[in-house]
RNA sequence: GGCCCGUUCGUAUAGCGGUUAGUACACGGCCCUUUCACGGCUGAAACACGGGUUCGAUUCCCGUACGGGUCACCA
Numbered sequence: 001g002g003c004c005c006g007u008u009c010g011u012a013u014a015g016c017g018g019u020u021a022g023u024a025c026a027c028g029g030c031c032c033u034u035u036c037a038c039g040g041c042u043g044a045a046a047c048a049c050g051g052g053u054u055c056g057a058u059u060c061c062c063g064u065a066c067g068g069g070u071c072a073c074c075a
Stems, first nucleotide, its partner, number of pairs: 001071007010025004018055001027043005048064005
């Protein structure tokens, strides 16, 4: 450098064109408990960036960035 794959709350993970973007753990608040832990309720928090297609894009397409795989080069 070519080709292929991936990127979603703090972390992990779901989503297959119209969802309030869900779940688990973690975090904040409340309850429970003599206290802690466990448990229950609740809250905040995410679609890498730019463009295109579409009535509508996290989802499809292109580019960029980052990461991974593979091949080539390395005189």
This is a predicted structure of a 75-nucleotide RNA (transfer RNA) from Jiulongibacter sp.
Its Rfam family is "tRNA". Rfam describes the family as follows. Transfer RNA (tRNA) molecules are approximately 80 nucleotides in length. It is annotated as a transfer RNA.